[in-house]
Context: one part of a larger RNA
RNA sequence: CGCAGGAGUAUUGAGGAGAUCCGACACUAGUACGAGGACCGUGCUGGACGCACCGCUUGUGUACCAGUUGUGCCGCCAGGUGCAGCGCUGGGUAGCUAUGUGCGGAAUGGAUAAGCGCUGAAAGCAUCUAAGCACGAAGCCAACUCCAAGAUGAUUACUCCUUUAAGGGUCGUGGAAGAUGACCACGUCGAUAGGCUACAGGUGGAAGUGCAGUAAUGCAUGGAGCUGAGUAGUACUAAUUACCCGUACG
Numbered sequence: 001c002g003c004a005g006g007a008g009u010a011u012u013g014a015g016g017a018g019a020u021c022c023g024a025c026a027c028u029a030g031u032a033c034g035a036g037g038a039c040c041g042u043g044c045u046g047g048a049c050g051c052a053c054c055g056c057u058u059g060u061g062u063a064c065c066a067g068u069u070g071u072g073c074c075g076c077c078a079g080g081u082g083c084a085g086c087g088c089u090g091g092g093u094a095g096c097u098a099u100g101u102g103c104g105g106a107a108u109g110g111a112u113a114a115g116c117g118c119u120g121a122a123a124g125c126a127u128c129u130a131a132g133c134a135c136g137a138a139g140c141c142a143a144c145u146c147c148a149a150g151a152u153g154a155u156u157a158c159u160c161c162u163u164u165a166a167g168g169g170u171c172g173u174g175g176a177a178g179a180u181g182a183c184c185a186c187g188u189c190g191a192u193a194g195g196c197u198a199c200a201g202g203u204g205g206a207a208g209u210g211c212a213g214u215a216a217u218g219c220a221u222g223g224a225g226c227u228g229a230g231u232a233g234u235a236c237u238a239a240u241u242a243c244c245c246g247u248a249c250g
Stems, first nucleotide, its partner, number of pairs: 001150001005161006015147004021047003025043003033036001049104005057098001059096002064091005069084006108142003115135001117133002167245004171187005192238003195234005201227003208221005
């Protein structure tokens, strides 16, 4: 821009894409059939591959917690803090993850290939074929998953608005959405983010004080103190005011 007014929801599916894999074991059965050892059918369990997820296991986790070395600073002690690859070391929330977890290939139908047949003449026989009919593949068409009306052949249904409208955008607060646009939530008629409070999770016993010890240190107060992204609650802070588009064919 189009889809002969504009808009909001929902929707059909022409068409397209993906997937389609391969074993082992047990029973059938040491049966059928000569050593050897099945078809068929059923069950169970794997490999590789794919999709999703983070409850478990693992990794990361540079604004979380603790320990610790050297050195500078806060006048000194104590307690902190800067720098040294996050100084180093031990752990670790959310998120992201695989090595972790869940799931998938199926079943079924239709038309067939090679092939196997029925009936059957041409050709009194025979013949699966010439007329006719039935079977038959991991393959084909459906079926499974996803996209999908620019499918210009532009689907369909419902609702709203039409004279300053319905609706959309700018702007702002944000997001398990994201390069930017876009998408989604919210904007005081408000829990969108931050803060605060509570909790979960992490770290692992804060500082100060008291006690014991000459002291290093230990114990008590006290599962303490601190705590990024998590879960709730709460308008304390910021989402103010406002502006723009839109308003119908040739």
Predicted 3D model of a 250-nucleotide part of an RNA (large-subunit ribosomal RNA, domain VI) from a Saprospirales bacterium. It was read from a public genome assembly. Lineage of the source: Bacteria > Pseudomonadati > Bacteroidota > Saprospiria > Saprospirales.